Predicted 3D model of a 1428-nucleotide RNA (small-subunit ribosomal RNA) from an uncultured bacterium. The RNAcentral record of the sequence draws on ENA and SILVA.
[in-house]
RNA sequence: AGAGUUUGAUCCUGGCUCAGGACAAACGCUGGCGGCGUGCUUAACACAUGCAAGUCGAACGGGGACUAUUGGGGGGGCAACCCUCCGAUAGUUCUAGUGGCGAACGGGUGAGUAACACGUGAGAAAUCUACCCCUUAGACUGGGACAACCCGCCGAAAGGUGGGCUAAUACCGGAUGUGGUGCCCGGGUGCGAUCCCCGGGCAUUAAAGGAUGGCUGAGGCUUGCAAGCUAUCGCUAAGGGAUGAGCUCGCGCCUGAUUAGCUAGUUGGUGGGGUAAAGGCCCACCAAGGCGACAAUCAGUAGCCGGCCUGAGAGGGCGUACGGCCACACUGGAACUGAGACUCGGUCCAGACUCCUACGGGAGGCAGCAGUGGGGAAUAUUGCGCAAUGGGGGCAACCCUGACGCAGCAACGCCGCGAGAGUGAGGAAGGUUUUCGGAUCGUAAAGCUCUGUCGGGUGGGAAGAAAUGUAUGGAGGUUAACAGCCUUUGUACUUGACGGUACCGCCAAAGGAAGCACCGGCUAGCUCCGUGCCAGCAGCCGCGGUAAUACGGGGGGUGCUAGCGUUGUUCGGAAUCAUUGGGCGUAAAGAGCGUGUAGGCGGCUAGGCAAGUCAGAUGUGAAAUCCCUGGGCUUAACCCAGGACGUGCAUUUGAAACUGCUUGGCUUGAGUAGGGAAGAGGGAAGUGGAAUUCCUGGUGUAGAGGUGAAAUUCGUAGAUAUCAGGAGGAACACCGGUGGCGAAGGCGACUUCCUGGUCCUAUACUGACGCUGAGACGCGAGAGCGUGGGGAGCAAACAGGAUUAGAUACCCUGGUAGUCCACGCCGUAAACGAUGUUCACUAGGUGUUGAGGGUAUUGACCCCUUCAGUGCCGAAGCUAACGCAUUAAGUGAACCGCCUGGGGAGUACGGUCGCAAGAUUAAAACUCAAAGGAAUUGACGGGGGCCCGCACAAGCGGUGGAGCAUGUGGUUUAAUUCGAUGCAACGCGAAGAACCUUACCAGGUCUUGACAUCCUCUGACGACUCCAGAGAUGGAGAGUUCGAUCUUCGGAUCGACAGAGAGACAGGUGGUGCAUGGUUGUCGUCAGCUCGUGUCGUGAGAUGUUGGGUUAAGUCCCGCAACGAGCGCAACCCUUAUUCUUAGUUGCCAGCAUGAAAGAUGGGCACUCUAAGGAGACUGCCGGUGACAAACCGGAGGAAGGUGGGGAUGACGUCAAAUCAUCAUGCCCUUUAUGACCUGGGCUACACACGUGCUACAAUGGCCUGUACAAAGGGUAGCGAAGCCGUAAGGUGGAGCCAAUCCCAAAAAGCAGGUCUCAGUUCGGAUUGCAGGCUGCAACUCGCCUGCAUGAAGUCGGAAUCGCUAGUAAUCGCGGAUCAGCAUGCCGCGGUGAAUACGUUCCCGGGCCUUGCACUCACCGCCCGUCA
Repeated sequence: AGAGUUUGAUCCUGGCUCAGGACAAACGCUGGCGGCGUGCUUAACACAUGCAAGUCGAACGGGGACUAUUGGGGGGGCAACCCUCCGAUAGUUCUAGUGGCGAACGGGUGAGUAACACGUGAGAAAUCUACCCCUUAGACUGGGACAACCCGCCGAAAGGUGGGCUAAUACCGGAUGUGGUGCCCGGGUGCGAUCCCCGGGCAUUAAAGGAUGGCUGAGGCUUGCAAGCUAUCGCUAAGGGAUGAGCUCGCGCCUGAUUAGCUAGUUGGUGGGGUAAAGGCCCACCAAGGCGACAAUCAGUAGCCGGCCUGAGAGGGCGUACGGCCACACUGGAACUGAGACUCGGUCCAGACUCCUACGGGAGGCAGCAGUGGGGAAUAUUGCGCAAUGGGGGCAACCCUGACGCAGCAACGCCGCGAGAGUGAGGAAGGUUUUCGGAUCGUAAAGCUCUGUCGGGUGGGAAGAAAUGUAUGGAGGUUAACAGCCUUUGUACUUGACGGUACCGCCAAAGGAAGCACCGGCUAGCUCCGUGCCAGCAGCCGCGGUAAUACGGGGGGUGCUAGCGUUGUUCGGAAUCAUUGGGCGUAAAGAGCGUGUAGGCGGCUAGGCAAGUCAGAUGUGAAAUCCCUGGGCUUAACCCAGGACGUGCAUUUGAAACUGCUUGGCUUGAGUAGGGAAGAGGGAAGUGGAAUUCCUGGUGUAGAGGUGAAAUUCGUAGAUAUCAGGAGGAACACCGGUGGCGAAGGCGACUUCCUGGUCCUAUACUGACGCUGAGACGCGAGAGCGUGGGGAGCAAACAGGAUUAGAUACCCUGGUAGUCCACGCCGUAAACGAUGUUCACUAGGUGUUGAGGGUAUUGACCCCUUCAGUGCCGAAGCUAACGCAUUAAGUGAACCGCCUGGGGAGUACGGUCGCAAGAUUAAAACUCAAAGGAAUUGACGGGGGCCCGCACAAGCGGUGGAGCAUGUGGUUUAAUUCGAUGCAACGCGAAGAACCUUACCAGGUCUUGACAUCCUCUGACGACUCCAGAGAUGGAGAGUUCGAUCUUCGGAUCGACAGAGAGACAGGUGGUGCAUGGUUGUCGUCAGCUCGUGUCGUGAGAUGUUGGGUUAAGUCCCGCAACGAGCGCAACCCUUAUUCUUAGUUGCCAGCAUGAAAGAUGGGCACUCUAAGGAGACUGCCGGUGACAAACCGGAGGAAGGUGGGGAUGACGUCAAAUCAUCAUGCCCUUUAUGACCUGGGCUACACACGUGCUACAAUGGCCUGUACAAAGGGUAGCGAAGCCGUAAGGUGGAGCCAAUCCCAAAAAGCAGGUCUCAGUUCGGAUUGCAGGCUGCAACUCGCCUGCAUGAAGUCGGAAUCGCUAGUAAUCGCGGAUCAGCAUGCCGCGGUGAAUACGUUCCCGGGCCUUGCACUCACCGCCCGUCA
């Protein structure tokens, strides 16, 4: 510091999400140790039990116990003496009560509180303060009670009550008054004094001389007491300090305006009351105020702060632990006591709840520490100790202290440590994976050599302790003095919960100690298997539909580590509320427009002030925290000390540039006056002509009107048309113009009246009077509403006619509100320049409107120029781009309005307005990961332009109707094997299914297999014969190896082939063409498809390839920020058309010869032909057109003329196009079967539908007879001649031919002649019967052919649709492949041989340019509504 996600891609806007940090956390998995912290966030829910506030006997009376002494009684004992009871004295100790102090601290919690509660800074001339410190002055003299106790009484208890006795540092009176207080007087400080200070007068106001220790006890007396002195602790009055507290004020302090008005003690005054203290704090009276848009009031939420988390900061969030303040103590209220409370562990009242009860009545308050129940995702021990620190009481010892110090529980957080180290390659075993070679876990392990932290055992063992007290020294005070006492200072002894803890030593042993999450991108880290849109994952995008790095498991890896993840919250990233630091033409966003209040901002100049501002100083900003430095725990966390910081507030001193305030001045902002100017600016009244409609009359006759075409409609009762006259309403042609005016809405005939604004100009005047503008007020198209008029035309609704599948529409005929006027509402529009108003500055060019100036001129133009408007183009600049650009969307200033993802929704509720319609203000739940802007490439358009193609048109012939053939769908079937399915499947794979083929079905069989390789054994196998069987197969018989090498000739080895056997494996026309290769179709033989460099653009991309011409062509030329290049086009190849050369058999025969005839023979190679090589055609030539081009048009010559005809040749790509059944192939499946063999059947079925063909329907024909002319092919398991037989198919025959030689082989249409005469025929031939032929193991299912007989439909074919532009269509026959046999199919060949093309409007397909787009899976798109 960013990243992912909208798109085919791009830039932008914009939301969502992630990476970081933190936590009083919780949950999941896991868990060795220690230190330091932290631990009910929820029910301020209810609480059993124990503890958490007492202490002082040195204030007081009493009581108990003990000890000592003593008096008396009793008992025991010889006695000393002992025991016991009742007293007294002294001492020790315990203590209920009176009394003092404390209990108002400490500890808990955050319910309430939006407040002077808190924070910060001030104030008091308006206050108090126990204990503590200092100072001054005192403490004289009296008195009466009440508890305890005793005696009664009541009650279950809690408790209460009557009588009696008694003490005090308890209570009360008197005295004194340093002083205090009140009143009066004088002076001082101060801005200010009834109030503070000083002085005086009058009045008033105090105490406990108590407790303890010591000395003394002369004098007094009761002879051990009082008094006295002294020390300590107390007491009273006053002043001061310190500490603590109360009060007031400035500023700061959450959300909501869908809360806009609130207030009656309310605001103030006077006088009282009350308080420690000012004050409506309270009361009486008087006045009518006070607060509020700078947010009162109301509602919601919340303890506040130091600080903590985050952040670069500014900020944002939080307020747990620690510290300060506040508030609360079961809920609500109240006071008492006291220095202090309206009191957590006090009182009273009320309420809820719980408990006890004898039912009458009582008791209680864990938000103290533990603990319990409950709630909850969730939060600990009914521990030890007062040793330390701190607190209360006490002279003190000491007592109390769940404050506190420690321990226990919890990985809840932070920090630290450990779990071993070295060596060790046969890179072990094993796991995983593999291309089978290996790779990886991995020096990892084992093994060997070491070490000993933590944990374990054992031994030692701190610091935290200072005091106090006792004993004993020194010094001081007291005293006349010693002693004693007190104060102070030494020495010795005395005190540890934690804890035998920290720490240290020794012992043994690698022994006891690793997990969690993740591995598609973001985001570090990859593979195998399983699963198959299932199971599941997921923070966002998204994975999963059979090869998942995304699910689950394994292996491996990455990250962190006694933890790791998840969830939640919060800050960051988010400049995504923007002060720092955003925007509003089109992405969300300028109010429809103006006037103007508050507010904000404001020209030039001079003086003053010092509020803002700036600088210095002072005070404060608690401690802790953060930061720096240093120190202490082995280190760290943690702790300690010092320093720094603390942006703030206050006071004070200064400065005067700027803002502000104030006093003057100025004229340029603004305005006024004078003179001109333009204008659909507004309002009112009047006037005008054209047109529509209606009425009346005339002429006139059959239609008119309307439409794409019609109809409804009007018209013989006279329409339409036309003429004349009249009525009425509305609107104002031409002028008219990106012309004018107005703030906007808007404004258009003419005249008059009233009226607003603007512009120009020369001077004069005022002197900042200005700009903006929340609320407010006004204006505000159309539609709509109310009342009353008006109503010609037009016209929602409505009616009818059409259109249509329907047509509640578009079209037509009618037609009411309305449109018009007056008055009143409504208050909205794409009210738009989608651009708020004002001011200033920043190149120009060119129109136009209004006004002015200059020069020149007699004058008007022209020209130059200044203002004010209104347009276009354009520089810089800006912008995401488009674009804007002196009329800014540029650069700045001022003010207002508005925006913060899409949907829900400008909706609901509430408020306001309205007669209503509705307007305005304006959410949330829920839901999505986008919604959107601009531009780009394509595709598309019943958008445009240009162009092409048998695309249409012009023609010729067909299909669609019939019969048959063939293919397909469907149906049927045991099976009708499979594939192909718009063009681009359907006479297609199949160039040929009777068996075979064959993949399908039924049945019968085989299991290392029908086929391949390897191993072992055997030696043949095959062919042949017989039996069973449908056959496969099984059995029997006969018969019996071959080749090579070596050889000791016995044989051995190897190989071929066959049989048997075992296992590896074979096999699969099983699946997936959406896992693939290869091949093919199609767009399309269409003219396109791209690249390098450069340039332009933020970028996707563009340019080049567009443009002007031209071409069959991105063909060529020219131009051009492009210049070049590649794949395509063309050409090179084959064939055909002409010719030449060469060659001359099997071909040919002009001339010569022979022959009855036949190139038959001799001969010849001229010709035809054959097949090799050349030539030829290139817009080369001429003319014209064209841009001096490319090229086109015409012509000549030529066999051929403008790619001569035909073929082969198919760019980048598209269709997940076709094919796993040609072949190959990944993965999956199958393995006595989905493999293999056999027989039979099926692929040939048949209500039907479609495609492709054949034959016809006839006379341009059929039939019969005769006769002529091809090309290209094929042939030895073949073609097969002549001859003979048969009506024929065919048979027989076998010559010749491995082919320019022989054969198939007859070409047919044609031509000549004859016949038929328009009919279901002498057309047509289906179908069927009979008889035959051929092929073949075999023609039943299921072949072809022949003869005789039969003689169906069909008389030219609806809608629709196909082919063809010349040797073409049409028509005629011939050949070949496949093949035993079987073409109407396919592939070829020649014969005869047309018609038409004006043209490109339309249909289809395609190419280029352009335009629109919400499409990009690309119009077979996208998308809306309803229903399920």